Context: one part of a larger RNA
RNA sequence: GAAUGAACGCUGGCGGCGUGCCUAACACAUGCAAGUCGAGCGCGAAAGUGGCUUCGGCCAUGAGUAGAGCGGCGGACGGGUGAGUAACACGUGGAUAACCUGCCUGGGAGUGGGGGACAACUCGGGGAAACCUGAGCUAAUACCGCAUUCGCUCGCACCCCUUCGGUGGUGUGAGGAAAGGUGGCUUGCUUGCAAGCUGCCGCUCCCAGAGGGGUCCGCGGCUGACUAGCUUGUUGGUGGGGUAAUGGCCUACCAAGGCGACGAUCAGUAGCCGGCCUGAGAGGGUGAUCGGCCACACUGGAACUGAGACACGGUCCAGACUCCUACGGGAGGCAGCAGUGGGGAAUAUUGGACAAUGGGCGAAAGCCUGAUCCAGCAACGCCGCGUGGAGGAUGAAGGCCUUCGGGCUGUAAACUCCUGUCAGGUGGGACGAAAGGUUCCCGGUUAAUACCCAGGUUCCUUGACGGUACCAUCAGAGGAAGCCCCGGCUAACUCCGUGCCAGCAGCCGCGGUAAUACGGAGGGGGCGAGCGUUAUUC
Numbered sequence: 001g002a003a004u005g006a007a008c009g010c011u012g013g014c015g016g017c018g019u020g021c022c023u024a025a026c027a028c029a030u031g032c033a034a035g036u037c038g039a040g041c042g043c044g045a046a047a048g049u050g051g052c053u054u055c056g057g058c059c060a061u062g063a064g065u066a067g068a069g070c071g072g073c074g075g076a077c078g079g080g081u082g083a084g085u086a087a088c089a090c091g092u093g094g095a096u097a098a099c100c101u102g103c104c105u106g107g108g109a110g111u112g113g114g115g116g117a118c119a120a121c122u123c124g125g126g127g128a129a130a131c132c133u134g135a136g137c138u139a140a141u142a143c144c145g146c147a148u149u150c151g152c153u154c155g156c157a158c159c160c161c162u163u164c165g166g167u168g169g170u171g172u173g174a175g176g177a178a179a180g181g182u183g184g185c186u187u188g189c190u191u192g193c194a195a196g197c198u199g200c201c202g203c204u205c206c207c208a209g210a211g212g213g214g215u216c217c218g219c220g221g222c223u224g225a226c227u228a229g230c231u232u233g234u235u236g237g238u239g240g241g242g243u244a245a246u247g248g249c250c251u252a253c254c255a256a257g258g259c260g261a262c263g264a265u266c267a268g269u270a271g272c273c274g275g276c277c278u279g280a281g282a283g284g285g286u287g288a289u290c291g292g293c294c295a296c297a298c299u300g301g302a303a304c305u306g307a308g309a310c311a312c313g314g315u316c317c318a319g320a321c322u323c324c325u326a327c328g329g330g331a332g333g334c335a336g337c338a339g340u341g342g343g344g345a346a347u348a349u350u351g352g353a354c355a356a357u358g359g360g361c362g363a364a365a366g367c368c369u370g371a372u373c374c375a376g377c378a379a380c381g382c383c384g385c386g387u388g389g390a391g392g393a394u395g396a397a398g399g400c401c402u403u404c405g406g407g408c409u410g411u412a413a414a415c416u417c418c419u420g421u422c423a424g425g426u427g428g429g430a431c432g433a434a435a436g437g438u439u440c441c442c443g444g445u446u447a448a449u450a451c452c453c454a455g456g457u458u459c460c461u462u463g464a465c466g467g468u469a470c471c472a473u474c475a476g477a478g479g480a481a482g483c484c485c486c487g488g489c490u491a492a493c494u495c496c497g498u499g500c501c502a503g504c505a506g507c508c509g510c511g512g513u514a515a516u517a518c519g520g521a522g523g524g525g526g527c528g529a530g531c532g533u534u535a536u537u538c
Base pairs, nucleotide, nucleotide: 001538002537003536004535006534007533008532009531010530013385014384015383016382017381018380019378020377021343026341027340028339030338031337032336035073036072037071040070041069043067048061049060050059051058052057080296081295082294090220091219092218093217094216095215096214099213100212101211104209105208106207107206108205109204110203111202112146114144115143121136122135123134124133125132126131152175153174154173155172156171157170158169159168161166180201181200182199183198184197185196186195187194188193189192222268223267224266229259230258231257234256235255236254237253238252239251240250241249271293272292273291274290275286276285277284278283298319299318300317301316302315321332322331323330324329349375351374352373353372357371358369359368360367361366388418389417390416391415398409399408400407401406422479424474425473426472427471428470432465436460437459440456441455443453444452482527483526484525485524486523487508488507489506493522494521495520496519497518503510504509
């Protein structure tokens, strides 16, 4: 000099864009943060309103609504944190002939025919509660058989290529699927069902793709030798198990190996990278925000479900802690967004909206979304603007200095003439909106002028921010300057006070009676809504 997620002191007008618990991975009150689908399925209220009434109630509507349940998809994403980890965790380059892949895209084939349950519900029992339990009824795209099968899987035989668990081909045997829903037209009626045609959404099997993931390998990036030896599933083999898959991953047996001064082992420290800071570069330091990967979710362990987890707001066990309890037993997990206590030099609102972007579900309308978009707080950072402009005296007053003549403050002020940024008042007022619904037209599909889909068109509707940005206008210099320094380094000097005191100080050093170094004042220098100090890095 540059830099910072900074803090502290003094000061503080506005705006834009960013950033904001670096400490206790300490403990958490409260609210919200993951739901959705009635076009998969069965059940199904109440208030209110109307009517009747023997005043007990009943009927209709509300409404097949609310609601819970079965079922499907999602909860493995998104969001947080950096504890652990010196490791194929990460980066980079490869391998997978050793692998998996829901939803999505392209292509091919199919979707036949049966069965038995369990919730919800009803009746009963237990419990303070959480909840548990017995009997009975019931539906399905829930569950289970049967049929059928393709280039699927497996076994056997053969052929070709081969990177040898591969691709392709032939033959043969065995095994393995499925589910319906909804719109339109027509016919039949038992008026919500059946048949036919047709559209859409699904379901099953197979091939391929895209995107995602698993595993393996080469190389690369910390410190300590006052850590020198380490290792028994250890190193290798065979058989077996396990996995989507290779492998001591696991197991039985066999052999005795494997690593190490090119630093094994042990100990300490640490998430890694793109990047960021500095520097002419080489290098050094660093890993906040943003992006990629990894790990973790009160602590430790485990599996279940699933395409995917050994699962932050799932389950089970153990532990610590907190809470409820009728003492028998139960409930909980903010390293999600806010917020609280605590720790600390120190770090924000218990805000608004799904309008946009994105995500989940849904045929769609739509619902959910503390992701996100916005607003609030903070000079924490960067950038921009303002606090006025021009004129104005041999130069007011005051202050300070003085050799007492004067000098400085100083065109500075007053005063005159202007301007109108920002802030303030008034009026207008966005972009961000694309979609969605609806009318009509055209095209596709179709038997079809239904339905549905694509395009165009008419009208209606959708903005948290926000009456914000922006524009116009009104008034008036009015509301807006400080901080540090002045001995040398280093730019800027005098007076008074003090008297090795009080104090200053980054280094050298100042202060013991004329201190440009302490304190104040006048003046000056520097930077400026900031200026200094401290800490840290180069």
Predicted 3D model of a 538-nucleotide part of an RNA (small-subunit ribosomal RNA, 5' domain) from a metagenome. Rfam family: Bacterial small subunit ribosomal RNA.